[in-house]
RNA sequence: UGAUAGAGGUGCGGGACUGAUCAGUAGCAAAGCCGUAAAGAUCUGCGGAGAUCGGCUGUGUGAAAGGCUAACCGCCGAAGAGUGCGCAUUCCGUGGUGUGCAUAUCUGGCUGUGCGUUGAACAGGCGUACGGUUGUCAUCGGUCUGAUGGAGAGCUAUCG
Repeated sequence: UGAUAGAGGUGCGGGACUGAUCAGUAGCAAAGCCGUAAAGAUCUGCGGAGAUCGGCUGUGUGAAAGGCUAACCGCCGAAGAGUGCGCAUUCCGUGGUGUGCAUAUCUGGCUGUGCGUUGAACAGGCGUACGGUUGUCAUCGGUCUGAUGGAGAGCUAUCG
């Protein structure tokens, strides 16, 4: 310095069928009332433009997507986030969301609590602060284990 193979465990990511939730919600139908191109409502927040036509109350009927579950699959910077660019979202601007690519910008892993954000959600996801725990290496010890510190571009093994 290169290649190959491994370890960390409530490990990471993808994910069919199914099931629960979404929800007796949105929508549709009839009835009644109000209004009638104006107001107002809808098309991702806001502003402008454009298109469509409405609102409320019982009754009847009545979903879906995303998120969760999960056989199985791929893996151990697994992966997540930030930033930039592109595409989609009626059109423009600015945000948002989804998605693809790029990027040594940050994070070793898991987890608890608080706060923020996303979400229908008391589920889950993401971020952050403070704790706990665990693996790895280094240094200093040592009452088979302790203290301090670092980061995965790391660590271990084998081969060259």
This is a predicted structure of a 160-nucleotide RNA (Lysine riboswitch aptamer) from a pig gut metagenome. The coordinates come from a structure-prediction model, not an experiment, and the mean pLDDT is 82. Rfam family: Lysine riboswitch aptamer. About the family: Riboswitches are metabolite binding domains within certain messenger RNAs that serve as precision sensors for their corresponding targets.